[in-house]
Context: one part of a larger RNA
RNA sequence: CUGGGCGUAAAGAGCACGUAGGCGGUUUGAUAAGCGGGAUGUGAAAUACCUAGGCUUAACCUAGGAAUUGCGUUUCGAACUGUCAAGCUAGAGUAUGGUGGAGGGUGGUAGAAUUUCCGGUGUAGCGGUGAAAUGCGUAGAGAUCGGAAGGAAUACCAGUGGCGAAGGCGGCCACCUGGACCAAUACUGACGCUGAGGUGCGAAAGCGUGGGGAUCAAACAGGAUUAGAUACCCUGGUAGUCCACGCCGUAAACGAUGAGAACUAGCCGCUAGAUUUUCGGAUUUAGUGGCGCAGCUAACGCAAUAAGUUCUCCGCCUGGGGAGUACGGUCGCAAGAUUAAAACUC
Numbered sequence: 001c002u003g004g005g006c007g008u009a010a011a012g013a014g015c016a017c018g019u020a021g022g023c024g025g026u027u028u029g030a031u032a033a034g035c036g037g038g039a040u041g042u043g044a045a046a047u048a049c050c051u052a053g054g055c056u057u058a059a060c061c062u063a064g065g066a067a068u069u070g071c072g073u074u075u076c077g078a079a080c081u082g083u084c085a086a087g088c089u090a091g092a093g094u095a096u097g098g099u100g101g102a103g104g105g106u107g108g109u110a111g112a113a114u115u116u117c118c119g120g121u122g123u124a125g126c127g128g129u130g131a132a133a134u135g136c137g138u139a140g141a142g143a144u145c146g147g148a149a150g151g152a153a154u155a156c157c158a159g160u161g162g163c164g165a166a167g168g169c170g171g172c173c174a175c176c177u178g179g180a181c182c183a184a185u186a187c188u189g190a191c192g193c194u195g196a197g198g199u200g201c202g203a204a205a206g207c208g209u210g211g212g213g214a215u216c217a218a219a220c221a222g223g224a225u226u227a228g229a230u231a232c233c234c235u236g237g238u239a240g241u242c243c244a245c246g247c248c249g250u251a252a253a254c255g256a257u258g259a260g261a262a263c264u265a266g267c268c269g270c271u272a273g274a275u276u277u278u279c280g281g282a283u284u285u286a287g288u289g290g291c292g293c294a295g296c297u298a299a300c301g302c303a304a305u306a307a308g309u310u311c312u313c314c315g316c317c318u319g320g321g322g323a324g325u326a327c328g329g330u331c332g333c334a335a336g337a338u339u340a341a342a343a344c345u346c
Stems, first nucleotide, its partner, number of pairs: 004317003007300002012314001014201004021194003025088007033081002035077008049065006091191001092188005097182003103177007110154001115149007125136002162169002206247006216240001220236004258313006266291011295302002319346003328339004
């Protein structure tokens, strides 16, 4: 290299857009680069193969043939691939009319609750636990009523529900804005798929500057528990949690399942539409669930949302440890990230 794989054994990049490249619907004509046939030149000899011959055989030697699967030239063919030209509409897209949605951004606003503060009532406890104690409270706590402040999150609705490429998204209102789906026509006419590099997005934690700070709470302090207890439990409590701008670029970033296309028994739902209806329902499109046949699978299981049957393109794997480490490069303020070995050992 060929070959074999990637749900759970090693292996799908966190996700998307997109450059080069790879691959690419349908009809006609042209061309002849790829492709196929013929001819011709060349492909040294020896070796290897076949036949025949020579040494008493063999090894060895001699002769002829075939082979040398290649390359050049020339000629013919035109199915397929390519190229050129002209078309087509089934892929893709645009327009028109609708539908649903926690999709994104900005601004505003509402009520409940927690906490703190002020005032009233009121008196000895409150709080917490397995049990306690630390803690709070006669300087009047806790409870209760009224008022105020401030921050964060939005009970019920709520769903096996919806939206988004993924991360993710949940009170209400307004503005700006992306995508999806449905129906019927019209239009463009292959404009498509994938995508090395590249670019963008990317939970939480963390970092920088400036705000904010109610709750919760790493660190820390105290109280318990315990042989000890740098923990689990309790009382406190700072970063942080929130906002703006800028970094970081990682997660069991999971469906542990790359993207796109086509095909392959059925049954029962849910969501959003459309058509039809005798208003019970029936059909159908897109999505989303539960079973289940064939098939696949080491088994578990998957099973039209495939892990089935095929095609195109990318990524990745090659025994365990050493190690996702060292060194070097790139990126980062740092933390670190990314790329990524070897010795040695079993």

A computed fold for a 346-nucleotide part of an RNA from a metagenome, annotated as small-subunit ribosomal RNA, central domain.
The coordinates come from a structure-prediction model, not an experiment, and the mean pLDDT is 89.